[in-house]
Molecule: small-subunit ribosomal RNA
Organism: uncultured prokaryote
RNA sequence: AGAGUUUGAUCCUGGCUCAGAAUGAACGCUGGCGGCGUGCCUAACACAUGCAAGUCGAACGAGAACAUGGGCUUCGGCCCAUCAGUAAAGUGGCAGACGGGUGAGUAAUACGUGGGUAACCUACCCGGAGGCGGGGGAUAACCCUUCGAAAGGAGGGCUAAUACCGCAUGAUAUCUCGGACUCCUCGGGGAUUGAGAUCAAAGCUGGCCUCUAUUUAUAAGCUAGCACCACCGGAGGGGCCCGCGCCCCAUUAGCUUGAUGGUGAGGUAACGGCUCACCAUGGCUACGAUGGGUAGCCGGCCUGAGAGGGUGAUCGGCCACACUGGAACUGAGACACGGUCCAGACUCCUACGGGAGGCAGCAGUGAGGAAUUUUGCGCAAUGGGGGAAACCCUGACGCAGCGACGCCGCGUGGAGGAGGAAGGUCCUCGGAUCGUAAACUCCUGUCAAGAGGGACGAAUGCCGUGGGGAUGAAUAAGCCCUGCGGUUGACGGUACCUCUGAAGGAAGCCCCGGCUAACUCCGUGCCAGCAGCCGCGGUAAUACGGAGGGGGCAAGCGUUGUUCGGAAUUAUUGGGCGUAAAGGGCGCGUAGGCGGCCUGGUAAGUCAGUUGUGAAAGCCCUCGGCUCAACCGAGGAAUUGCGACUGAUACUGCCGAACUUGAGUCCCGGAGAGGGUAGUGGAAUUCCCAGUGUAGCGGUGAAAUGCGUAGAUACUGGGAGGAACAUCAGUGGCGAAGGCGACUACCUGGACGGGUACUGACGCUGAGGCGCGAAAGCGUGGGGAGCAAACAGGAUUAGAUACCCUGGUAGUCCACGCCGUAAACGAUGGGUACUUGGUGUUGCGGGUAUCGACCCCUGCAGUGCCGGAGCUAACGCAUUAAGUACCCCGCCUGGGGAGUACGGUCGCAAGGCUGAAACUCAAAGGAAUUGACGGGGGCCCGCACAAGCGGUGGAGCAUGUGGUUUAAUUCGACGCAACGCGCAGAACCUUACCUAGGCUUGAACUGUGGGGGACUGCUCUGGAAACAGAGUUUUCUCUUCGGAGACUGCCAUAGAGGUGCUGCAUGGCUGUCGUCAGCUCGUGUCGUGAGAUGUUGGGUUAAGUCCCGCAACGAGCGCAACCCCUACUCUUAGUUGCCAACGGUUAAAGCCGGGAACUCUAAGGGGACUGCCCCGGAAAUCGGGGAGGAAGGUGGGGAUGACGUCAAGUCCUCAUGGCCUCUAUGUCUAGGGCUACACACGUGCUACAAUGGGCGGUACAAAGGGUCGCGAAGUCGCGAGGCAGAGCUAAUCCCAAAAAACCGUCCUCAGUUCAGAUUGCAGUCUGCAACUCGACUGCAUGAAGUUGGAAUCGCUAGUAAUCCUGGAUCAGAAUGCCAGGGUGAAUACGUUCCCGGGCCUUGUACACACCGCCCGUCACAUCACGAAAGUCGGCUGUACCGGAAGCCGGUGGGCUAACCUCACGGAGGCAGCUGUCCAUGGUAUGGUCGGCGAUUGGGGUGAAGUCGUAACAAGGUAGCC
Repeated sequence: AGAGUUUGAUCCUGGCUCAGAAUGAACGCUGGCGGCGUGCCUAACACAUGCAAGUCGAACGAGAACAUGGGCUUCGGCCCAUCAGUAAAGUGGCAGACGGGUGAGUAAUACGUGGGUAACCUACCCGGAGGCGGGGGAUAACCCUUCGAAAGGAGGGCUAAUACCGCAUGAUAUCUCGGACUCCUCGGGGAUUGAGAUCAAAGCUGGCCUCUAUUUAUAAGCUAGCACCACCGGAGGGGCCCGCGCCCCAUUAGCUUGAUGGUGAGGUAACGGCUCACCAUGGCUACGAUGGGUAGCCGGCCUGAGAGGGUGAUCGGCCACACUGGAACUGAGACACGGUCCAGACUCCUACGGGAGGCAGCAGUGAGGAAUUUUGCGCAAUGGGGGAAACCCUGACGCAGCGACGCCGCGUGGAGGAGGAAGGUCCUCGGAUCGUAAACUCCUGUCAAGAGGGACGAAUGCCGUGGGGAUGAAUAAGCCCUGCGGUUGACGGUACCUCUGAAGGAAGCCCCGGCUAACUCCGUGCCAGCAGCCGCGGUAAUACGGAGGGGGCAAGCGUUGUUCGGAAUUAUUGGGCGUAAAGGGCGCGUAGGCGGCCUGGUAAGUCAGUUGUGAAAGCCCUCGGCUCAACCGAGGAAUUGCGACUGAUACUGCCGAACUUGAGUCCCGGAGAGGGUAGUGGAAUUCCCAGUGUAGCGGUGAAAUGCGUAGAUACUGGGAGGAACAUCAGUGGCGAAGGCGACUACCUGGACGGGUACUGACGCUGAGGCGCGAAAGCGUGGGGAGCAAACAGGAUUAGAUACCCUGGUAGUCCACGCCGUAAACGAUGGGUACUUGGUGUUGCGGGUAUCGACCCCUGCAGUGCCGGAGCUAACGCAUUAAGUACCCCGCCUGGGGAGUACGGUCGCAAGGCUGAAACUCAAAGGAAUUGACGGGGGCCCGCACAAGCGGUGGAGCAUGUGGUUUAAUUCGACGCAACGCGCAGAACCUUACCUAGGCUUGAACUGUGGGGGACUGCUCUGGAAACAGAGUUUUCUCUUCGGAGACUGCCAUAGAGGUGCUGCAUGGCUGUCGUCAGCUCGUGUCGUGAGAUGUUGGGUUAAGUCCCGCAACGAGCGCAACCCCUACUCUUAGUUGCCAACGGUUAAAGCCGGGAACUCUAAGGGGACUGCCCCGGAAAUCGGGGAGGAAGGUGGGGAUGACGUCAAGUCCUCAUGGCCUCUAUGUCUAGGGCUACACACGUGCUACAAUGGGCGGUACAAAGGGUCGCGAAGUCGCGAGGCAGAGCUAAUCCCAAAAAACCGUCCUCAGUUCAGAUUGCAGUCUGCAACUCGACUGCAUGAAGUUGGAAUCGCUAGUAAUCCUGGAUCAGAAUGCCAGGGUGAAUACGUUCCCGGGCCUUGUACACACCGCCCGUCACAUCACGAAAGUCGGCUGUACCGGAAGCCGGUGGGCUAACCUCACGGAGGCAGCUGUCCAUGGUAUGGUCGGCGAUUGGGGUGAAGUCGUAACAAGGUAGCC
């Protein structure tokens, strides 16, 4: 510090997710030791039991028992001493307000920070300076009586005090009234002085006799200490007040009657409406009152670079609370956790009458919960309470226990050790890896275990004993200082040290697809499962599960939850708003924010210095202590804050004075669909009247509805009425926006130009607020020509509630009033300033020139286009900014849900404004790129259409396919690009299928071991055969004679075999787009990038063919050419081919001699290149024409198939991974099947006839094949063919007849002398065998068919059509396939349309790429939410009822020790009664929040449901608001 994820790829926006740190944690697996910390986050739920606050006998009175000892005894017991002035209890004092717990409540009576108190209090402690005199009356304990189950009382009697009460004294205390001084916040305070009034006390303990009295000693007394009273001061603690800070909701906007203030009184320690009476009517609030929700606050802690964000466990400060609610008492302090009273709920006891209780103290229990410990030890230390002290108390605290809950430390060994052991795993079978790892050898000794020793924490304590000092009369006592000795430890026989033996007792968890470090095998087969995000799994899963290996961390490791970070993803630091989310529809203007120039003052902001505070702990730095560390100690720094003082004055603020440039006023001028009102005008539509006139009009893609013979449409004239204003008209004008368009008049707003006279900052923006605001819509009343939602009809259509047509009502128009929204858009808020240019246009002005208009230069204001810097994700913007800055406002924070719900508010309604959540997704988006696509565009090509010729589709047959059938009808191929395809040939074989019979190392192949034997041949039996059984014959090669080798029926074993599966695991091969002209690369350049450029453009071509131009320059694969055939020719060669000339033979004939001319054969050359001429064209490519030539513009044909596409085809050609099978899915054999047949399709053959058929005659090929062959002549047969066998391994012989054509003749338009299916009979040939199931022949039979619906195919020249010939396969079996020649056309205007393709461009929401994407209803499942008659609950307002305890007040009829008294009584007090206030409670009625709710509404989600086709292309009616 970043990374993953939207796309085919890219950049951006934007969300989601991850890596980090942390935790009072929990869960899973695992677990050796120690140290230091830490441990109910939930039910402020309920609690059994024990303990947690007592102490003082030196304040006071009283005062046991058990037991022991002694004595007495009537043995029942009694007395004395000790126990013991002890225990327990009481009066009294101090402490129980601290310490400890918890966080319910509390949004301010809290907390933090800084101040104030001149408005206050303070027990114990310290300092100062004084005092402590003299009396009185009670009461508990105790005793007696008595009530009650108990808890607890009642009555009577006695008694003490440091308990209680008067009196005295009394101040610098308090109050009142004076005088003068000083300070001050002007209210007052301080100190001082005078007078008056009021108020106090308590003793206890020790010591000593100097004085007095008894006189051993004690008392008074003295003395010391501790207490006591009043006062002043201090320290520490508290009360109250003020400034600032302190969460969310405005879908909480108004709140308030003691409310705000005053006067007076009461109350308090104290100010104060704190309370009361009266008076006034205030107070708070958009800088957020009131209400609601949530919450203890802080130091700190976690995170972060910081700013921030989150948090408030442990430790520390403050607050609040103590079962719930209320209340006071006592006290220095409480409204009191372990006190009191009342009410309530709950629990317990009860004799039913009544009582008792409060763990949010420490342990502990139950419950709740994912979850949180021992009913431990000790007061040894520290601290606290009491005490003079000893000491007592102390669940504060110190320790221990439990929990890996956290942090820190240590260990589980170290070194050597390769036959790299065994074993596991993988493997290409070679090996690799676990792995120096182990074994083995040597060594060490931490921890644990055992044994021994053994602390610090503890001394200023306490006890004893010395020395010194102050006080004192004192050598006393107590106090202070200082020695010596003794004593005190829960932890704990712990830490620590030593010894003993011994590698011995001590490693797991997670992960290994990317992010992210770490890979293989097996299993599984969209199953089981994983998953933080992206995503894995459908038979080869590094992603599931296991294993081996590896990576990470380690006594832990993972998971889950939570927080911060990354997230600049709420942006102060540090974001944005044209198109991604986001500018308010527009203006006026309030509060607020911001504000020109000059000067003086002030010093609030600001800045500087000094100072106080910012507790401690923590963080940071340094040093130190535990062996280190964690942890702890000491010192320092920091604490960004607040206060005070002093200073500075640039800037901001405030006050005063001035200025003119911002702003405004005034004068002159012109422009304008700016607004309003009234009036006027013409054109057109429609309607009415009249005329002319006749059969149609109208409308559409085509029609129909409609109108018209009752006279339409058309034309003419007249009239009515409403609405809108053609041309001018213009990226022209005006207005803030919406918007404004005939003309005239009136009223009226604004802007602009020029002038500079006036004011003197008067300005900008603008939350709320107010106003304006298209269309549609609403209300009332008018108006209504045209147009036109709804509606009706006609068409279209599968449907057509649409698009089209004919009609047509609201509405559109006017007046008044509502509505308040729009894609209200420049999708761009307003203002000011600044920043290169070019070119239009509108308005006004200036200059120059002119007679003048124009033109030219120029200023201001507006309005356009182009473009530079700059900006931008890009597109683009660019002085009219989206540039550079400042000021103000509005708005945004992933998509959906949703601009929805609820609430509020506005509206007559429709609806508007404001505006969520649950749930759900891993994206949704912007711009640009490359493709693909379009019922987008341009250019171009192709038998693509058109123009032609011939077919298919109809018939019969052949053949293939589907389907059906079957035991099997083997399998594959399925639009073009499957279907006479694999199959260049199924009777057996083939053959893979079926049935049946056999075999199991096998039919074929390679080894090894054993055993036998040559192998083998032959015979017999069974059988359909395979095969099985029996029998028999022979004995190979070498030899050192021991044996070895070869072959092999047999056995065993490793392997074989498979046309079994997967062509979606593959190689190879092939089809197709397509012989289409394309597909790319290097370097350079452009772009953030994908990518572009090149390859686009202008021409041209069959062609990315070539030329020109050009930020491109080159290159590669394709095209073309090179290769083959063919067309012309030359050379060479001349048999088997040829035969012109010469000769010979024959019926004829290259048959022969010969010839080498010709044809031909087959090898090598030539030839054609736009080379030449003319024209077109800017030129160049090139095109058109011509000459010559056998051939002319690639001459014709073939071979040749770029990058790629279709998961195209093939595992059944072959090869091959994986899987499956192994007495069968292998293999052998026989028979059957692949040849089936209601039917459908493809491809063909033959026809339907006369351009024909039959018969007869007669010509002319090419290319092939042939020895397991072709087979001549001859001969037989009607024929297929037979017999026979010449010749030929082929330019020699044979197949071999070419056929159509041509000549002659018959047939004469008919189911025929057409056509030949089908069937019968008889044959031929091949073959082991023609039944299923061959071909051919002869005779006989003679079906459909008379040119073929919709539709569809081929072909552009030696082509189509037509006619024969040959070959492969093959024993035989072509109408198929491949090849050859013969005869030999028609047509092409042209590119609008159909199909396919190429290039450019455009749109796109497509990229699996239009066979794409995608919307809504309905149906089903499920989830959350809204509404809902109602119902249940929480909180709360108001009114009233009632009113416990208690304080305060009233009362005086009950009772009453201290004081007064004249002794009657009084003062005072207590109880009672009563009033105000008031808790729980009750009644009534509201508000608000929430739960449930029949039913209902929409929404989300859910591989393969229904209906349509809305959107994306001109999406087929442009889309959207």